The prediction has a mean pLDDT of 82. This is a predicted structure of an 83-nucleotide RNA (transfer RNA) from a Longimicrobiaceae bacterium. It matches the Rfam family "tRNA". By type it is a transfer RNA. Rfam's curators write: Transfer RNA (tRNA) molecules are approximately 80 nucleotides in length. The RNAcentral record of the sequence draws on ENA and MGnify.

């Protein structure tokens, strides 16, 4: 240097171009318990804001579309495999 695959919440890990965060974990709360531990029930992306909202967000950056995690292109990281 070339080639393959990957980067999406605290983690891990989904998701035909059409409500992003499904499911698992965690970790707040509540039920239960003398108390606890399993079990169940509910919440849980970020700033701001008293609230009600608002604004943002899939490594960064630009493009294609009415509409991109998904296609294209450049850059970065990080696995593997040529050499």
């Nucleotide at each position: 240097g070339c080639c393959u695959g990957g980067g999406u919440g605290g983690u891990g890990g989904a998701a035909c171009g059409g409500u992003a965060g499904a499911c698992a974990c965690g970790u707040c709360g509540g039920u239960c318990u003398c108390a606890a531990a399993a079990a169940c029930c509910g919440a849980u992306g970020g700033c701001u804001g008293a609230a009600a909202g608002g604004c943002c967000g899939u490594g960064c950056g630009a493009g294609u579309u009415c509409g991109a995690g998904c296609c294209u292109c450049g850059c970065c990281c990080c696995a593997g495999g040529c050499a």